[in-house]
A computed fold for an 86-nucleotide RNA from Pelosinus fermentans, annotated as c-di-GMP-I riboswitch aptamer.
């Protein structure tokens, strides 16, 4: 320096749910809270998933299509990194 394995100690993150707040929604942020996580650090690059305001189409009764929205705690890729052992 690289690879593999592990998560005991120390330290880290924080699902559901609740409150406030932003948003058309999905969802985000902050506080509380812990289901879990060894990359649950960062990155929407590929695929998946969610939403459908605006737009298009349709139509009398709210439908269909569409991401430019969202998700990295869905998977893969890229990138950075702590400890122990081999």
């Nucleotide at each position: 320096a690289g690879a593999a394995u592990a998560u005991u100690u120390u330290g880290g993150c924080a699902a559901a749910c609740c409150a406030a707040u932003c948003g058309a929604a999905a969802g985000g942020u902050u506080g509380g809270g812990a289901c879990g996580c060894a990359a649950a650090g960062c990155u929407a690059u590929g695929g998946g998933u969610c939403u459908a305001a605006a737009g298009a189409c349709g139509g009398g009764u709210u439908g269909u299509c569409u991401a430019u929205g969202a998700u990295u705690g869905c998977c893969a890729g890229g990138u950075u990194g702590c400890u122990a052992u081999u």

The coordinates come from a structure-prediction model, not an experiment, and the mean pLDDT is 79. Taxonomically the source falls in Pelosinus (Bacteria, Bacillati, Negativicutes, Sporomusaceae).